[in-house]
Molecule: c-di-AMP riboswitch aptamer (ydaO/yuaA leader)
Organism: soil metagenome
């Protein structure tokens, strides 16, 4: 430099570092992202069995361990998702991911409105794959 992801920029105050600054913390706006919330559509709902829902590409199906089931490892796939070196679409061959967290009985869509995030986590010198098209 670059890549995944909304996590980026600016402002004001304190404190710390000592050359121009830079950096932590709190408070602010912009910017980009999520969620809640009418009428109208849509939709049957309630109890139980513990439902129900949000973020995320992280959904689902089969097997196979363990006596069955629950659960929970594990394998192979799969909806989906990323990379690929100036951007973009498309198409071929290739390389990966296909997780986790959170609300807490409660939420469909949803104008006004009203609330919240702006994190973390990775790559290191390989003339980084190739084709039409803009």
């Nucleotide at each position: 430099c670059g890549c995944c992801g909304a996590g980026u920029u600016c402002c004001g105050g304190u404190g710390c570092c000592g050359g121009g600054g830079g950096c932590a913390c709190c408070g602010g706006a912009a910017g980009c992202g999520g969620g809640g919330g009418a009428c109208c559509c849509a939709g049957a709902g309630a109890u139980g069995c513990a439902g129900g829902g949000g973020c995320g590409a992280a959904u689902c199906g089969u097997c196979c361990g363990g006596a069955c089931g629950g659960u929970c490892g594990g394998a192979c796939g799969u909806a989906g998702c990323g990379c690929a070196g100036c951007u973009c679409u498309u198409u071929c061959a290739g390389c990966g991911c296909g997780a986790g967290c959170c609300c807490g009985u409660c939420a469909g869509c949803u104008a006004a409105c009203c609330c919240c995030g702006u994190a973390g986590g990775c790559c290191u010198c390989a003339c980084c794959g190739a084709a039409a098209g803009a």